[in-house]
RNA sequence: ACGAUCCUCUGGAGAGACCUUGAUAAGGCGCCGAAGGGGCAAAUCCAUAACGGAUGACACUCUCAGGCAAAAGGACAGAGUAAGAAUG
Numbered sequence: 001a002c003g004a005u006c007c008u009c010u011g012g013a014g015a016g017a018c019c020u021u022g023a024u025a026a027g028g029c030g031c032c033g034a035a036g037g038g039g040c041a042a043a044u045c046c047a048u049a050a051c052g053g054a055u056g057a058c059a060c061u062c063u064c065a066g067g068c069a070a071a072a073g074g075a076c077a078g079a080g081u082a083a084g085a086a087u088g
Base pairs, nucleotide, nucleotide: 001087005083007080008079009078010077011076016029018028019027020026030068031067032066036064037062038061039060043055044054045053046052
């Protein structure tokens, strides 16, 4: 110098206020993807006669988790403040 991360404010989608049940718990069926998590394409590298192995991205995909009135949460975006990793 740049700046991950943390904090504050603002915006922020999707899907049953379904059924059972005394109940906001539990269970059942049906759904959602934007906390988190898993999976991989090309490519690169390794090895082999061949078969293979490692690394490997997403808002893609799976729905484990989470969610399906409100509330809470919420990827991401904008703004702000002090600290500030890695890198140069």
About this RNA: This is a predicted structure of an 88-nucleotide RNA (Glycine riboswitch aptamer) from a Clostridiaceae bacterium. Its mean pLDDT, the model's own confidence on a scale to 100, is 81. The source organism's lineage runs through Bacteria, Bacillati, Clostridia, Eubacteriales and Clostridiaceae.